[in-house]
Context: one part of a larger RNA
RNA sequence: CGCUGGUUAAGGAACUCUGCAAAUUGACCCCGUAAGUUCGCGAUAAGGGGUGCCUCCUGGGGUUAACGCUUUGGGAGGCCACAGAAAAUCGGCACUAGCGACUGUUUACUAAAAACACAGGACUCUGCGAACUCGUAAGAGGAUGUAUAGAGUCUGACGCCUGCUCGGUGUCGGUAAGUUAAGGAAGAGGGUUAGGGUCCUCGGACUCGAAGCCCGCGACCGAAGCUCCGAUAAACGGCGGCCGUAACUAUGACGGUCCUAAGGUAGCGAAAUUCCUUGUCGGGUAAGUUCCGACCUGCAUGAAUGGCGUAACGACUGGUGCACUGUCUCCACGAGGGACCCG
Numbered sequence: 001c002g003c004u005g006g007u008u009a010a011g012g013a014a015c016u017c018u019g020c021a022a023a024u025u026g027a028c029c030c031c032g033u034a035a036g037u038u039c040g041c042g043a044u045a046a047g048g049g050g051u052g053c054c055u056c057c058u059g060g061g062g063u064u065a066a067c068g069c070u071u072u073g074g075g076a077g078g079c080c081a082c083a084g085a086a087a088a089u090c091g092g093c094a095c096u097a098g099c100g101a102c103u104g105u106u107u108a109c110u111a112a113a114a115a116c117a118c119a120g121g122a123c124u125c126u127g128c129g130a131a132c133u134c135g136u137a138a139g140a141g142g143a144u145g146u147a148u149a150g151a152g153u154c155u156g157a158c159g160c161c162u163g164c165u166c167g168g169u170g171u172c173g174g175u176a177a178g179u180u181a182a183g184g185a186a187g188a189g190g191g192u193u194a195g196g197g198u199c200c201u202c203g204g205a206c207u208c209g210a211a212g213c214c215c216g217c218g219a220c221c222g223a224a225g226c227u228c229c230g231a232u233a234a235a236c237g238g239c240g241g242c243c244g245u246a247a248c249u250a251u252g253a254c255g256g257u258c259c260u261a262a263g264g265u266a267g268c269g270a271a272a273u274u275c276c277u278u279g280u281c282g283g284g285u286a287a288g289u290u291c292c293g294a295c296c297u298g299c300a301u302g303a304a305u306g307g308c309g310u311a312a313c314g315a316c317u318g319g320u321g322c323a324c325u326g327u328c329u330c331c332a333c334g335a336g337g338g339a340c341c342c343g
Base pairs, nucleotide, nucleotide: 001338003336004335006333007332010329011328014327019324027051028050029049030048031047036041038157052079053078054077055076056075057074058073059072060071061070062069063068080084092322093321094320095319096318097317098316099314100313104116105115120155121154122153123152124151125150126149132141133140134139158309159308160307161306163239164238165237168236169235170232171231172230173229174228177227178226179225183221184220187217189215190214191213192212195208196207197206198205199204240258241257242256243255244254267301268298279295280294281293282292283291
């Protein structure tokens, strides 16, 4: 000097990102116990008291023929100590808000959570050789199940609810017309040459050219799809602007106009969302960028990408108080085992 554990006057969170760490609490018996609530809880709520040993009285149980032995209660009196759950083991408590209903699960080795799951809700597909998944296939799972079943997607107990929009994208349904592949195909064109014609130095040259074969075109016929017509948002998604207006002012129930598929309903709101912002007001403090309650000017809330509440629960995250403390004012002492010194 650091490590591990111990003690500390007065104060008691002034420490600090944060009461981190430590301290407090702690067992059993008795009394007592609030708001809230899904009536189960909350609850060991909170807050108090008792606990050793000796003597006497008294009740119950087991066993026994009985005496006794044993076990478990109640009452009274007394004794000792600073201390009677004398050690060890062994909840600190309360209030308030956010998130997630809950018990669970997770990043084996930096994250345990508000993330995942969950019971419940909804939509879609699937009639059984099911849909779906694995496999080239045979085959297998689904399932020795059969729509109160199975698969996929979203939401996430419970309570009250879940508004408007189908223009875009997707899905489902429809099919008159348009477009249209392979394929078919009337026909036109080209190449080749049996043959014909002209010229000829009889070797040939030029030109026309049937059938067949070949080449690339090709009107027209041709399914699904797409275009087109409808439905569908607990499908992917989306849910306006400007101007004027009431007999103080301010505000604008009201009116006008432009655009849109439709212009955000109920709720909630400076929020895990608010930039300006430490918004403004109230509460709490001597003093509060945090916190709680309001307001609404929502940069950029909002309804199963669920909205708003909610008892209980949480090694979750903020704020506050009581108790308690070496966290601190402000350090000190002693112990153990290291480092270090001598050998």